[in-house]
RNA sequence: GCAGAGUAGAAACAUGUGCGUUAAGUGCCGGCUGAACAGGGAGUUGUCAGUCGGACGAAAAGGUAACUUGCGGUACAUGAUUCGCAUCCCGCUGC
Repeated sequence: GCAGAGUAGAAACAUGUGCGUUAAGUGCCGGCUGAACAGGGAGUUGUCAGUCGGACGAAAAGGUAACUUGCGGUACAUGAUUCGCAUCCCGCUGC
């Protein structure tokens, strides 16, 4: 000098258990606070979380009932797959 490895995490899928269907949640916009970002250091106009506010907004059906089947850009766990440090410096592996 050239090439490469590795994280947090993210996405869609499957299974399970819940929540909502009396509309919360999800998604969108804005304010504030905080957190994380490969082995070390730095780190955003990017990411995530909490909180406050704003706009928008839905699929129910059957059953005496228990409940069942649906529906929701629904939550969590597990599994396997794919992607994966914004960026900078150093380090590591190979040549």